[in-house]
């Protein structure tokens, strides 16, 4: 330097199955949209848009006319003049006006709607060599002559009208005749161009056929004509018009490709139907119509038949593909009260034209008429629901005219509706002592909230005056040029502009004054927003999950938040999200889903190579994809919405040129796929014959003598008429034992003694032959366990129905005895199964490793044996990959390739109705209605099993000794009752709470009498000196009430001792409370139990798994123990076990009183009695001791076993110590405390009863039954604890229980206190007793106010039951059971109970089968409030939808037949000729009528199933080995789930065996 804007910018999720997890799946929500509707509100404007239902009906107006420059006529009112018989007449003007006819154009256009139509329709893209074409444009060329009507009008009539008859007369650019033909069309035959062709166009010739208005307005000046003397007329000339002829343009008509919705539960439809010839008909091909031949034509690529529906440009939505729709606007089509029908015309079979037949409304004089809002406005009536009976030709268009013009509900404009999109506004600014109000509170405060009040501004929009461009462009007078012509007339064309057209709507300026303008809906999670109160599974919400049963962020209200904003919410469609129909972009072992198998037809797909072609494919290019839309880029409305221009797009088709890998077509070729061919080989492959032993029944006949048989046990059953048992013989059926295997064969069902014959297939090894001949497979065929079912055999054993016999609460089953169809053979059928690898066929490629099975090949000198690579078949492990996982993993569920079949929540339902097959049972095919958020696959942690494996424990067994029989204590139910208060209810409630109810205790226990700020606290308030303590009086059971005086106290300060102040404590008034053993223990804290002194709960980091989780904690050993050891993706720790603590046992030490006494004195009848002593005992501090340390033995350790030593050995014994958590355990009555609930009672006081009650039953305990005893007598030896309201000695009193009396002791001093059992001697002699002691009568004693309900003890008497206890069931493994006393706590008194002590002392067992519980490991689960769980089906109640069903109705399409309007065509007869026209008649024909059927619904007594519905009846089928494993297919029984037979699955648990993998 040059160039240089844009038009592809786009893709989110969450909620809900579950105790968690991942999967699959349906449901629902967030978004946009709308011709929208409805509730609440509602200032203002611009652009839009408004019957979506009754294409049902339709008052009233208006929506198509117009031309006098085709024509012939031709008026009133009014008013001016003249006449007049004063009624009225005439003439001009009104005027050639209005008006209606003839004639021409125009009414086929504009406008409105979507019934119908699935192809005669619409899109795109062709074709017409098979057509039309008014008006308009552009070329030539032409217009001579003639003639008869006719309507209007005039006259007479007919009719209520609508309308008509005749008669008479009148024009044309109305109509008819002839004449010309360049030319057009017909025939004929030629020549040239083009065309694939039938055959088109050019040119020229010959025969024929066809034309007009020389009209209408206008202007002219010479010549002729006529003439009523005004003129006309010929002639020339502008203009509009008329005929013919070619071409344009626009606008149709026909044809042909593609492409255009659902149905197979519509599979075959068609007779003018398919073709040909002819003829007809048309603008034009053509079965378009006929008449003759042929018999074809259309369909699984969907014909025919049903159903829906205008179609497309687009428009909503979406990231796109796409999927929904077709309102407003454009374009095609289609209709026009509903059906036929022509006719006129350029052009309809004609929304606002005719005829004709139906419904319907109106008029009428009853004879006859008239009518069509799916135009515009409007009405009613139908609905959720959709507008003014405006105005204007001002534009814009459209007709008609030569024009001025007239018409135009097309149109433009106005009105009405938040119905939509767009814009605007309801103020802007300051303003805090945080007003007040109203809400929350922890009562301190906090929100609302600078929000208001208040100050100070500004003026949009609405209102009020006022004003004035634009939407006007055109019509157009004068004037000026120019053409045209003889012509300066006329006329046209341009230029000029006087003057003149707005329905409706914009805009500018002024005045005022915060004035007139803010709602609607959420607020539990999804989802942005939260708190009080009121309700109390009630009223209610709720799009899904779900809230709501007294402490609701879910209702309902209120404060306050949170979204949007003249809107805001809700309902409804639609489309996204939904990859939930999947083309872009899914699956199909187990979630839904591979057909029971193969064989094949169509069809889809296909091996190497080499030539061609160009269909697909690629590119390039040309035409189309109409405008509007939608995008982009500039522009006009102040902005936007809305408009404009120009672009870009339109992904699409038609066509032409190029290319040739690639698919394809044609032509050769090839041999590796494929099939053939040779050799081998293995086999329950398949069919039909014959043959065989075993064993099983029977049937004879022998031996034989009583029971067999069958169960869990047992009965039916069979046997003395001789069974079972056993020989011998003999008859009959079915089935083939060991071989025998996850082994073989088969496409799949299946197939198993042996031998013959007859047949399919496979595999190996050869490389001889053909040369792609293949794969799949939609219908289609054929094969196809068991069960059945037709017929005819045959039946031995088994055996659905069935009898019987058990079990059982029943038992229509499970077990037993029996027994019929079946089972078996021969033909026919049936066609289903967990027909399963829950894995369709084929082909190709992707680490190995091992087992068997059939083959052939190499190597060891052969053989075997082996090796070692190789094909093909059956299995298992496993890399990598896939998969939700679990798996699977050359035999793929891995990687791709071709083809077929199936799926799309779950339940109804594999059902119902069709359909078709079947004798039948039934099969295949295959739904709605209606209901529910789930329904389901996997795997994960628990928990459970009438699963399994290890282990422990007084859990069984081995012992001893109880309970369970008596009697009597104690609790507890239960029943009584005025009350027998409550509470504890399986272990783990029942001698619990209660370590002690005569009254108190004691309680909403009862009856019954009293108080009310209260018996008891705290704060405020009132009095005023009161008040308490004593002792009295009266009621009264007692509380309590009521009285009253003596005496006593009566604080602090001042004090003059008079007394004044003050008010603490106590009273006393009131108030605000108190109190409640009232209720919730499912509202809690604490504390307890309990599983359990069992070993277990966990963590943190680290791998593993998508996760949930796992691991660590699991294997091997070992322990009481997760104790410790090895071992290991796991290493460490943390609550637990242990162990530290207390105590007992053995020694030492230190101390030595109250306690010892051995030595020494000393003393007494005797006694540590005394002085004394620390040696012992002992007493309590303080240490030591035990650790598998030593030894052997075994083990890798860890540990065991077994000895030594030692007081003690493997935790030495005893306590005490209770993980993480379960039982909504258990307790408001120990305490504490959330809510309720009482308040002259459910608080307090008190007296009495009652918590003791007794046909019955359970639970714990005493004493017994006796002789290892009982009696009486004597004699030893503890140990813990205990005493002051106490314990009490000695002594004396009483048989005693106890009294009197009271030393002595707050304790190793002193007392409870005698220890009993034992030992020693008598006695009894097996008895209801010298055993037993209830239970009763009498007599005391104690304590205490009081023993009567209701204490406890002594004495006499009395002397029950009971001679070892039935099912069942408890304790104890050593100083332990047994058995014996002794103390002590509460306690005035009272226990056989509770706690505690010490004497005396044992047997048994060294195991894990059961039972019972536990702990780990593993198993199945349909269980997770978790087996006290889930959960099935019948009947009964209610509701709702649905099928069948005699019949009843109704709509739809057609079909045969009958009748046959108008109408076209054709024929016949009038009409004097033509012609119009008229009558008759044939075919064809709507709409009507019969009639037999097709389909579609509605209802319909009764019936059948089916869903849902907190608490209903039977049962227990399923889920664990669910207690008979369950399941599928068939049959057959049963209230019901279901049982039972056959035959398959394994989606069955458990133990054992084989086999095969992996590791060593």
């Nucleotide at each position: 330097a040059a160039a240089u804007c844009a038009a592809g910018u786009g893709a989110a999720g969450g909620g809900u199955u579950u105790g968690a997890u991942c999967c699959u799946g349906g449901c629902u929500c967030a978004g946009a949209a709308c011709g929208a509707a409805c509730g609440c509100u509602g200032g203002c404007g611009g652009c839009g848009u408004g019957g979506u239902u009754a294409a049902g009906a339709c008052a009233u107006g208006c929506a198509a006319g117009u031309c006098g420059c085709a024509c012939g006529c031709g008026a009133a009112a009014g008013u001016u003049c003249c006449c007049u018989u004063c009624g009225g007449g005439g003439a001009g003007c009104g005027a050639g006006u209005a008006g209606a006819g003839u004639g021409g154009c125009g009414g086929a256009a504009g406008g409105g709607c979507g019934a119908g139509g699935a192809a005669u329709a619409c899109a795109u893209g062709g074709g017409u060599a098979a057509c039309g074409u008014a008006c308009c444009c552009c070329a030539g060329g032409c217009a001579u002559g003639a003639g008869g009507a006719u309507a209007g009008c005039u006259g007479u009539g007919g009719g209520a009208a609508a309308c008509u008859a005749c008669a008479g007369g009148u024009a044309a650019u109305a109509c008819u005749c002839a004449a010309u033909a360049a030319g057009a069309c017909c025939a004929c035959g030629g020549u040239c161009u083009c065309g694939u062709a039938g055959g088109a166009g050019a040119c020229a010739g010959c025969g024929g056929u066809c034309a007009a208005a020389g009209g209408g307005c206008g202007g002219g000046g010479a010549u002729c004509c006529c003439u009523u003397c005004g003129g006309g007329g010929a002639c020339c000339u502008g203009u509009c018009g008329g005929c013919u002829u070619g071409g344009g343009a626009g606008c149709g008509g026909c044809c042909c490709a593609u492409g255009u919705c659902c149905u197979a539960u519509c599979a075959g439809c068609u007779u003018g139907u398919u073709g040909g010839u002819g003829a007809g008909g048309u603008a034009a091909c053509g079965g378009c119509u006929c008449a003759c031949c042929a018999a074809g034509g259309c369909u699984u690529c969907g014909a025919c038949g049903g159903g829906u529906a205008c179609c497309g440009g687009g428009a909503c939505u979406g990231a796109g593909a796409g999927g929904u729709u077709g309102a407003c606007c454009c374009g095609g089509c289609g209709c026009a009260u509903u059906g036929g029908g022509a006719c006129u015309g350029a052009g309809a079979c004609a929304c606002u034209g005719c005829c004709c037949a139906g419904a319907c409304u109106c008029c009428u004089a009853c004879g006859g008429g008239a009518g069509g809002c799916u135009g515009c406005a409007g009405u009613a009536a139908c609905g959720a629901a959709u507008a003014u009976u405006g105005g204007a030709c001002a534009a814009u268009g459209g007709g008609c005219g030569a024009a001025a013009g007239c018409c135009u509900g097309a149109u433009c404009c106005a009105g009405c509706g938040a119905c939509g999109c767009c814009g605007c506004g309801u103020g802007u600014g300051g303003g805090a002592g945080u007003a007040a109000g109203c809400c929350c509170u922890u009562c301190g405060g906090g929100g609302u909230g600078u929000a208001a009040a208040c100050c100070a501004c500004u003026g949009u929009c609405a209102g009020g005056g006022a004003u004035u461009a634009c939407c006007a462009a055109g019509c157009g007078a004068a004037g000026g040029a120019g053409g045209c012509u003889a012509a300066u007339a006329u006329c046209c064309u341009c230029c000029g502009g006087a003057g003149u057209u707005g329905a409706g709507g914009c805009g500018u300026c002024c005045c005022a004054g915060a004035g007139g303008a803010a709602g609607c809906c959420a607020c539990g999670g999804c989802u942005a927003a939260c708190u009080u109160c009121g309700u109390g599974c009630c009223a209610g919400c709720a799009g899904c999950c779900g809230c709501g049963g007294u402490a609701a962020g879910a209702c309902g209200a209120a404060g306050g938040u949170g979204g949007c904003g003249a809107g805001c919410g809700u309902u409804g469609u639609u489309c996204g999200g939904a990859a939930u129909c999947a083309c872009u972009g899914g699956g199909c072992u187990u979630a839904a889903a591979g057909a029971g198998u193969a064989c094949g037809u169509a069809g889809g797909c296909g091996g190497g190579c080499u030539g061609u072609c160009a269909a697909g494919c690629g590119u390039c290019a040309u035409g189309u994809g109409a405008a509007a839309g939608c995008c982009c880029u500039c522009g006009g409305c102040u902005c936007a919405a809305c408009c404009g221009a120009g672009g870009a797009a339109u992904u699409g088709c038609c066509u032409g040129g190029c290319g040739a890998a690639c698919u394809g077509a044609u032509a050769g070729u090839c041999u590796u796929g494929a099939g053939g061919c040779a050799g081998g080989u293995a086999g329950g492959g398949g069919c039909g014959a014959g043959u065989g032993g075993a064993a099983c029944u029977c049937u004879u006949g022998g031996u034989g003598g009583a029971g067999c048989g069958g169960u869990g046990g047992a009965a039916u059953g069979c046997g003395u008429a001789g069974a079972u048992a056993u020989c011998a013989a003999g008859a009959g059926g079915a089935a083939c034992g060991c071989c025998a295997g996850a082994g073989g064969c088969g496409a799949a069902g299946g197939c198993g003694a042996c031998u013959c014959g007859c047949u399919g297939g496979g595999c190996c090894u050869g490389a001889c032959c053909u040369g792609a001949c293949g794969c799949u497979g939609a219908g289609g065929u054929a094969c196809g366990a068991a069960a059945g079912c037709c017929a005819g055999g045959g039946g031995a054993g088994c055996g659905a129905a069935c009898g019987g016999g058990a079990u059982u609460a029943g038992a229509u089953a499970c077990c037993c005895c029996g027994g019929u169809a079946g089972u078996c053979c021969u033909g026919g059928c049936c066609c289903u199964a967990a027909a399963c690898g829950a894995u369709g066929u084929c082909c190709a490629c992707u680490a190995g490793g091992u087992c068997g099975g059939a083959g052939a090949u190499u190597c060891u000198c052969u053989g075997a044996c082996g090796a070692a690579g190789u094909u093909c078949c059956g299995g298992c492990c496993g890399a990598a990959a896939u998969g939700a996982a679990a798996a699977c993993g050359g035999u793929a569920a891995g990687u791709g390739g071709a083809c077929c079949g199936c799926c799309u929540g779950g339940g109804g339902a594999g059902u119902a109705c069709g359909g078709u097959c079947g004798c039948a049972a039934g099969g295949c095919u295959a739904a709605a209605a209606c209901u529910c958020a789930a329904a389901g696959g996997a795997a994960u942690u628990g928990a459970c099993g009438g699963g399994g494996g290890a282990u422990c424990a007084c859990a069984c067994a081995a012992g001893c000794g109880g309970u369970g029989g008596a009697g009597c204590a104690u609790g507890u139910u239960g029943c009584u009752u005025a009350a027998u208060u409550c509470g504890a209810u399986g272990c783990a409630a029942c001698g619990c709470g209660a370590a002690g109810a005569a009254c108190c205790u004691u309680a909403u226990c009862c009856u019954g009498g009293g108080c009310u700020u209260g018996a008891c606290a705290u704060a405020u308030u009132u009095g005023g000196a009161u008040g308490c303590c004593u002792a009295c009086c009266g009621g009264g059971a007692a509380a309590c009430c009521g009285g009253g005086u003596c005496g006593g106290c009566u604080g602090c300060c001042c004090u003059u001792c008079g007394g004044g102040g003050u008010g603490a404590a106590a009273c006393u008034u009131a108030u605000a409370c108190a109190g409640g053993u009232g209720c919730u223990g499912c509202a809690u804290g604490g504390c307890u139990g309990u599983c359990g002194u069992c070993a277990g709960c966990u963590c943190g980091u680290g791998u593993c798994g998508u996760g949930a989780g796992a691991u660590g904690u699991c294997g091997g050993g070992u322990u009481a123990a997760g104790u410790c050891c090895c071992g290991u993706a796991a290493c460490g720790a943390g609550c637990g076990a242990a162990a530290c603590c207390c105590u007992u046992g053995c020694c030492g030490u230190u101390a030595g009183u109250u306690g010892c006494c051995a030595g020494c004195g000393g003393g007494u009848a005797a006694u540590g009695c005394c002085g004394g002593g620390g040696a012992c005992u002992c007493u309590a501090g303080c240490g030591g001791g035990a650790c598998u340390g030593c030894c052997g033995g075994u083990g890798c350790a860890a540990g065991c076993c077994g000895g030594a030593g030692g007081a003690a050995g493997g935790u030495g014994g005893g306590g005490a110590u209770g993980a993480c958590g379960u039982c909504a355990a258990g307790u408001c009555c120990u305490c504490a405390u959330g809510g309720c609930c009482u308040u002259u009672a459910u608080g307090c006081c008190c007296a009495g009863g009652g918590c003791u009650g007794c046909a019955a039953a359970c639970g714990u305990g005493c004493u017994a039954c006796a002789a290892u005893g009982g009696c009486u007598g004597g004699u030893a030896c503890a140990a813990a604890c205990u005493g002051a309201a106490g314990c009490a000695a000695a002594a004396c009193c009483g048989c005693g229980a106890g009294g009197u009396c009271g030393a002595g002791c707050a304790a190793a001093u002193c007392g409870g206190a005698g220890a009993a059992a034992a030992c020693c001697a008598g006695c009894c002699c097996c008895a209801g007793u010298u055993c037993g002691g209830a239970u009763u009568g009498g007599a005391g004693u104690c304590u205490g106010c009081a023993a009567c309900u209701c204490g406890a003890c002594u004495c006499c008497a009395u002397g029950a039951a009971g001679u070892u206890g039935g099912a069942a069931u408890c304790g104890c493994u050593a100083g332990u059971a047994a058995u014996c006393g002794c103390g002590u706590a509460u306690c005035a008194g009272c226990g056989c109970g509770a706690c505690g002590c010490g004497g005396u002392g044992a047997a048994u067992g060294a195991g894990u089968u059961c039972c019972u519980g536990a702990u780990c490991c593993u198993u199945g689960u349909a269980c997770a409030c978790a087996c006290c769980g889930c959960c099935c089906g019948u009947c009964a109640a209610g509701u709702c939808a649905u099928g069948g069903a005699a019949g009843c109705u109704g709509g739809g399409a057609g079909u045969a037949c009958c009748c046959g309007a108008a109408g076209u065509c054709g024929c016949c007869c009038c009409g004097a000729u033509u012609c119009a026209g008229g009558g008759g008649u044939g075919c064809c024909g709507a709409a009507g009528g019969u009639a037999a059927g097709c389909u579609c619904g509605g209802u319909g007594a009764c019936u059948g199933g089916g869903a849902c519905u907190a608490a209903g009846u039977c049962g227990u089928a399923a889920c664990a080995a669910g207690g008979u494993a369950g399941c599928c297919g068939u049959a057959g029984g049963g209230g019901a789930a279901c049982c039972u037979g056959c035959g398959g699955c394994u989606g069955g648990a458990u133990c054992a065996c084989c086999u095969c993998c992996u590791u060593u």
This is a predicted structure of a 1560-nucleotide RNA (small-subunit ribosomal RNA) from a Planctomycetota bacterium. The prediction has a mean pLDDT of 82. Rfam family: Bacterial small subunit ribosomal RNA. Taxonomically the source falls in Planctomycetota (Bacteria, Pseudomonadati). It was read from a public genome assembly.